[in-house]
RNA sequence: GCCGGUGUAGCUCAGGGGCAGAGCAACGCUUUCGUAAAGCGUGGGUCGUCGGUUCAAAUCCGACCACCGGCU
Numbered sequence: 001g002c003c004g005g006u007g008u009a010g011c012u013c014a015g016g017g018g019c020a021g022a023g024c025a026a027c028g029c030u031u032u033c034g035u036a037a038a039g040c041g042u043g044g045g046u047c048g049u050c051g052g053u054u055c056a057a058a059u060c061c062g063a064c065c066a067c068c069g070g071c072u
Stems, first nucleotide, its partner, number of pairs: 001071007010024004018055001026042005048064005
């Protein structure tokens, strides 16, 4: 230098055009003499950045950034 993949909650990841989710973690409550476990509930996201297409974009297209891999 060329090609490909990944980027979404604190972590691991779903969602592939129509109001953004799960598990774990955190916090609160119940239970216990207390802790753990268990049960119930709550909060947490400019969906990597900037543009384009569309009535509507996390999703499609382009560029860029970061990381990973391959080729030279």

Transfer RNA from a Patescibacteria group bacterium, 72 nucleotides, folded computationally. It was read from a public genome assembly. It matches the Rfam family "tRNA". The family's RNA type in Rfam is transfer RNA. The coordinates come from a structure-prediction model, not an experiment, and the mean pLDDT is 84.